[in-house]
Context: one part of a larger RNA
RNA sequence: CCCUCGUUAAGGAACUCGGCAAAUUGACUCCGUAACUUCGGGAGAAGGAGUGCCUUGGAAGGUGACGGGACAUGCUCCCCGAGCGUUCUGAGGUCGCAGUGAACAGGCCCAGGCGACUGUUUAACAAAAACACAGGUCUCUGCUAAGGCGUAAGCCUAUGUAUAGGGGCUGACACCUGCCCAGUGCUGGAAGGUUAAGGGGAUAUGUCAUGGCUCUUCGGAGCCGGCAGCAUUGAACCGAAGCCCCAGUGAACGGCGGCCGUAACUAUAACGGUCCUAAGGUAGCGAAACCCCUUGUCGGGUAAGUUCCGACCCGCACGAAUGGUGUAACGACUUGGGCGCUGUCUCAACGAGGGACUCG
Numbered sequence: 001c002c003c004u005c006g007u008u009a010a011g012g013a014a015c016u017c018g019g020c021a022a023a024u025u026g027a028c029u030c031c032g033u034a035a036c037u038u039c040g041g042g043a044g045a046a047g048g049a050g051u052g053c054c055u056u057g058g059a060a061g062g063u064g065a066c067g068g069g070a071c072a073u074g075c076u077c078c079c080c081g082a083g084c085g086u087u088c089u090g091a092g093g094u095c096g097c098a099g100u101g102a103a104c105a106g107g108c109c110c111a112g113g114c115g116a117c118u119g120u121u122u123a124a125c126a127a128a129a130a131c132a133c134a135g136g137u138c139u140c141u142g143c144u145a146a147g148g149c150g151u152a153a154g155c156c157u158a159u160g161u162a163u164a165g166g167g168g169c170u171g172a173c174a175c176c177u178g179c180c181c182a183g184u185g186c187u188g189g190a191a192g193g194u195u196a197a198g199g200g201g202a203u204a205u206g207u208c209a210u211g212g213c214u215c216u217u218c219g220g221a222g223c224c225g226g227c228a229g230c231a232u233u234g235a236a237c238c239g240a241a242g243c244c245c246c247a248g249u250g251a252a253c254g255g256c257g258g259c260c261g262u263a264a265c266u267a268u269a270a271c272g273g274u275c276c277u278a279a280g281g282u283a284g285c286g287a288a289a290c291c292c293c294u295u296g297u298c299g300g301g302u303a304a305g306u307u308c309c310g311a312c313c314c315g316c317a318c319g320a321a322u323g324g325u326g327u328a329a330c331g332a333c334u335u336g337g338g339c340g341c342u343g344u345c346u347c348a349a350c351g352a353g354g355g356a357c358u359c360g
Base pairs, nucleotide, nucleotide: 001355002354003353004352005351006350007349008348010346011345014344019341027051028050029049030048031047036041038172052094053093054092055091056090057089058088059087060086062084063083067079068078069077070076071074095099107339108338109337110336111335112334113333114331115330119131120130135170136169137168138167139166140165141164147156148155149154173326174325175324176323178256179255180254183253184252185249186248187247188246189245192244193243194242198238199237204232205231206230207229211224212223213222214221215220257275258274259273260272261271284318285315296312297311298310299309300308
């Protein structure tokens, strides 16, 4: 010096990102307990008092000797109740610094945020505000169900049957959940347009018999035209769903404006004008886990507060099941404050054990 412990004057969070760590508290009995609340809780709230041993009372259970009584004379029943032991509750006394004498054994409170809760999770850096959840809602599915696994057979769903099963979103509870269907999706519609394979075969082309023309050494050669057949090509026309189209649908994906003017101080604008849009953000909340400017401004708390709480609203860029706002209880969550307590610190000291060091 390091590790693990113990103690500490005065102060008591001045430490630090942050009371991290440590300390405090701690058992049982009694007293006594607030706001709030879903009336269950909160609550062991908070805050207090007592606790050993000896002597001696009281009460209530337990067990029940000796003795007495009865007759049905029995391992019988009844009465009395000593002794022993348990619990509760008094009085008096007594010792120590200290009596749950050692060990084991909640620190508490106030106010916010988030998530209702108990649960689950990154085995081995994250336990959470993430996931799940009961509840809500939408949607699919009539049973050979929808959905899923499998090439198939077949199986799960389910030996279930819409109070059932699958999928999506939200997430207890309370009060609520506004406007937009133009785009995208989904559902429904079928008049018209478009449209595949397929059907259909017009037309055109290749080949080519007979034929025609030219030349000929009469053997033939070249050119033109072209039936049938065989091929190639494939037009018009007939062809569904889909798409275009027409509607509906937001707890479907999503979206929810700008400029200018105006009131008898000023300021502001209930009001008006205009442009655009599918419609221009309703209730509620708001410098918020969301506010850039920003340490916004005011109030509170502190001697002093970029954090915190309460307001304001100018919301860069909240907002209603991608849920909005509240909310008792709960949380190894997170933020701010306070009491208690302490070597966290001012500021360090001493002690114990084990290392480090030397020898082996």
Predicted 3D model of a 360-nucleotide part of an RNA (large-subunit ribosomal RNA, domain IV) from a Chloroflexota bacterium. Its Rfam family is "Bacterial large subunit ribosomal RNA". The organism belongs to Chloroflexota, within Bacteria.